[in-house]
């Protein structure tokens, strides 16, 4: 320095899913029904130093969520910061 890495930062982009009733009402509770893309957990292809571990966007739905707006939000791209780096 190309590139590579990440509990990092910052901006951008971001899905999906419902009704009814009650009340002290833009929020709370009850009912039964959905959704998957913080978080978790379970199987696995595979990969490792192969005793034993790591592991998905798959699968569960414990959490969360399910009129607008808000918030959340994997992942994606740009930027920085930090390591690590061939020619």
């Nucleotide at each position: 320095a190309a590139g590579c890495c990440g509990c990092g930062a910052c901006a951008g982009g971001g899905a999906g899913a419902a009704c009814c009733g009650g009340c002290a009402a833009u929020g709370c509770c009850g009912g039964u029904g959905c959704c998957g893309a913080a978080g978790g957990a379970g199987c696995a292809a595979c990969c490792g130093c192969c005793c034993c571990g790591g592991a998905a966007a798959c699968u569960c739905u414990c959490a969360g969520g399910c009129g607008a707006c808000a918030g959340g939000g994997a992942c994606c791209u740009g930027u920085c910061c930090g390591g690590c780096a061939a020619a």
This is a predicted structure of an 87-nucleotide RNA (Glycine riboswitch aptamer).
It was read from a public genome assembly, where an Rfam model found it.
Rfam family: Glycine riboswitch aptamer. About the family: This family represents the bacterial glycine riboswitch. Glycine riboswitches usually consist of two metabolite-binding aptamers domains with similar structures in tandem. The aptamers cooperatively bind glycine to regulate the expression of downstream genes. In Bacillus subtilis, this riboswitch is found upstream of the gcvT operon which controls glycine degradation.